């Protein structure tokens, strides 16, 4: 030396308290829809279904117990070992979605709030 994340970069117009904000375009990144083939299907419909995301499943009188998933080393990043700790929300589509070439649509917000000690290694 910021970090997490797809959430960044470039060009042009306008505004600006000069930090940025906004509009348009492009690149890149992320997500969804969408054939054939394949998969699935014994026909199946309110017990609706589906998507983003770690944020789910079973169970219980009960956050009761179990499973599963994600994260925490406190400011450069990453990896390994060991012992711990925290979290499992929210939002959207609107009767509809397996996969999916062409093609189509959308997003590029926010956050640093909770949770760490030790040992070793790489850049």
């Nucleotide at each position: 030396c910021g970090c997490c994340u797809a959430a960044u970069c470039c060009c042009g117009g306008g505004c600006u308290u000069c930090g940025g904000c906004u509009c348009g375009g492009g690149a890149g990144c992320g997500g969804g829809g969408g054939a054939a083939c394949c998969a699935g299907c014994g026909a199946g419909u309110u017990u609706g279904g589906g998507g983003c995301g770690a944020a789910c499943c079973c169970u219980u009188a009960g956050g009761u117990g179990g499973g599963g998933g994600c994260g925490c080393a406190g400011g450069c990043u990453c990896c390994u070992u060991u012992a711990g700790c925290g979290c499992c929300a929210g939002c959207c589509c609107g009767a509809c979605a397996g996969c999916u070439a062409a093609c189509c649509c959308c997003g590029c917000a926010g956050g640093c709030c909770a949770a760490c000690g030790a040992a070793g290694g790489a850049g």

Record summary: The RNA shown here (c-di-AMP riboswitch aptamer (ydaO/yuaA leader)) has 123 nucleotides and comes from a soil metagenome. The RNAcentral record of the sequence draws on MGnify. Model confidence (mean pLDDT): 75 of 100.